[in-house]
RNA sequence: GGGGCCAUAGCUCAAUUGGUAGAGCACUAGCUUUGCAAGCUAGGGGUUAGGGGUUCGAUUCCCCUUGGCUCCAC
Numbered sequence: 001g002g003g004g005c006c007a008u009a010g011c012u013c014a015a016u017u018g019g020u021a022g023a024g025c026a027c028u029a030g031c032u033u034u035g036c037a038a039g040c041u042a043g044g045g046g047u048u049a050g051g052g053g054u055u056c057g058a059u060u061c062c063c064c065u066u067g068g069c070u071c072c073a074c
Stems, first nucleotide, its partner, number of pairs: 001072007010025004019056001027043005049065005
């Protein structure tokens, strides 16, 4: 330098041909307990890496950039 894959909640990951973004754990509050843990109930938390484009509508399609992994070449 070239090719491929990946980037979504604090963490690990979903999202079925483009149609209003979810789960588990974690966190907060309440119940329970002498207390902790566990359990139950409720709740908060997202510019979907960044920018642009296509579209009525983009996590999803296209382009560029950044970062990570990997292969090839020098």